[in-house]
RNA sequence: UGGGUCGGCAAGACGGUCGCGUCGGCUGGAGACAGCCGCCGAGGAACGUCCGGGCUCCAGAGGGCAGGACGGUGGGUAACACCCACCCGGGGCAACCCGCGAGAACAGUGCAACAGAAAGCAGACCGCCUUCCUCGCUCGCCGAAAGGCGACGCGAGGACGGUAAGGGUGAAACGGUGGUGUAAGAGACCACCAGCGGCCGCGGUGACGCGGUCGGCUAGGUAAACCUCGUUCGGAGCAAGGUCAGACAGGACGCGUUACGGGUGGCCCGCCCAGCGUCCGGGUAGACCGCUGGAGGCGUGCGGCAACGUACGUCGUAGAUAGAUGGCCGUCCAGCAUCCCCGUGCUCCUCACGGUCGAUGUGAACAGAACCCGGCGUAUCAGCCGGCCCAUUCC
RNA sequence: GCGCCCGUAGCUCAGCGGAUAGAGCAAUUGACUACGGAUCAAUAGGCCGGGGGUUCAAAUCCCUCCGGGCGCACCA
Numbered sequence: 001u002g003g004g005u006c007g008g009c010a011a012g013a014c015g016g017u018c019g020c021g022u023c024g025g026c027u028g029g030a031g032a033c034a035g036c037c038g039c040c041g042a043g044g045a046a047c048g049u050c051c052g053g054g055c056u057c058c059a060g061a062g063g064g065c066a067g068g069a070c071g072g073u074g075g076g077u078a079a080c081a082c083c084c085a086c087c088c089g090g091g092g093c094a095a096c097c098c099g100c101g102a103g104a105a106c107a108g109u110g111c112a113a114c115a116g117a118a119a120g121c122a123g124a125c126c127g128c129c130u131u132c133c134u135c136g137c138u139c140g141c142c143g144a145a146a147g148g149c150g151a152c153g154c155g156a157g158g159a160c161g162g163u164a165a166g167g168g169u170g171a172a173a174c175g176g177u178g179g180u181g182u183a184a185g186a187g188a189c190c191a192c193c194a195g196c197g198g199c200c201g202c203g204g205u206g207a208c209g210c211g212g213u214c215g216g217c218u219a220g221g222u223a224a225a226c227c228u229c230g231u232u233c234g235g236a237g238c239a240a241g242g243u244c245a246g247a248c249a250g251g252a253c254g255c256g257u258u259a260c261g262g263g264u265g266g267c268c269c270g271c272c273c274a275g276c277g278u279c280c281g282g283g284u285a286g287a288c289c290g291c292u293g294g295a296g297g298c299g300u301g302c303g304g305c306a307a308c309g310u311a312c313g314u315c316g317u318a319g320a321u322a323g324a325u326g327g328c329c330g331u332c333c334a335g336c337a338u339c340c341c342c343g344u345g346c347u348c349c350u351c352a353c354g355g356u357c358g359a360u361g362u363g364a365a366c367a368g369a370a371c372c373c374g375g376c377g378u379a380u381c382a383g384c385c386g387g388c389c390c391a392u393u394c395c
Numbered sequence: 396g397c398g399c400c401c402g403u404a405g406c407u408c409a410g411c412g413g414a415u416a417g418a419g420c421a422a423u424u425g426a427c428u429a430c431g432g433a434u435c436a437a438u439a440g441g442c443c444g445g446g447g448g449u450u451c452a453a454a455u456c457c458c459u460c461c462g463g464g465c466g467c468a469c470c471a
Stems, first nucleotide, its partner, number of pairs: 001391009012332007020041002023038006043366001047377002050375005055237004062269004067233005072086005087101001088099004102228002108226002110222002125167002127163003131159007138151005175193006194218001196215008241289004250280006261273003282470003296315008335362005341355005396467007405420004413451001422438005444460005
């Protein structure tokens, strides 16, 4: 310098002006409210609502079944499907990245279209081979000939078999290479290699790793199929729930009043309650609490590889309810684009690279709190900073 | 704000591991008819909302985005 990879920062600043909302103060008003002044007023994702919690109600949320979720190991946390570190597998020269990563699918059940001979306690289509039969050829013997008999044979066809080395099919065909062996073959046997299981030793908290030894020769895939094992989960959600005010009109059906109902969505038990459910019709769509200080942010020290924890200090002001937080103007900043100028590459240049001064333009995106947090996922214009890796050049 | 459901042909829907993804209506062409309708015959039309994963194999199973739809409060 070029390429890559990982992480972080920041979502413009100041002023003026016109507006909006909560709160506080003053003035006016019987009040509703109006005017003036002051403070404060969205995010890194406020989003999707995919997980986990707090909080509230249902019994202090209890037992069982069913069902859901999670799934290497160790840690972090209020909790998690999140985070950190490590292990294993895969990718990359590397930094680094990816993995819904339990069950060597040896508890069981299931599934595998098409092709193929055969697809799950494998399987003989072609090929290879022994034996037997028939035919032909060759050779030998007998015979005058026709012909007959025999063979260490050769070729063709057929029959009973053997064979998983080779071909072919497939996503997948029951270890690989070499040899021994055999009629041909085969872990049938042997050597080496890969892989599996048991035992022992060493290292590690552990997942696991390394080494030795023995065994049998080889075990197919699929659990984001049922299932099994382990851990875990009660349900509903701030339109939860509570207080007050105001208005109206009840009716039908079903169930229940000591258990056949209700207490939230599946069932049974337990506990509590005396009314409950569905449909039709009617009324109000108001105020207050919940409502924002919380597992809070920042800084420093200490512990820890880290996630994180802890001590001290410091900051601390969104709470709207159809939903406020905005518009315009000016100045300026990081940067970017274009032009001008200068330098280098051979000289001027339509070229390339670098530089600084000046001018002009731009100065943005995704997106808007609604009870509150922790995550994940997704969207995001133009940028800036840093660590590490690879290649090249120079010293 | 919260909860739930659905995306397959132009429309309405089947299909839930192995199909060349089907059906009805609609469309096109032909036959019948003087013409049209009806009827009969044939044909075309699909990235199964997008992306990724599991699997030999995905419309189907899992994850994630996108789009669309439905419901809700209190009182008697």

This is a predicted complex of two RNAs, RNase P RNA and transfer RNA, with 471 nucleotides together. Rfam match: Bacterial RNase P class A. The family's RNA type in Rfam is ribozyme. Model confidence (mean pLDDT): 77 of 100.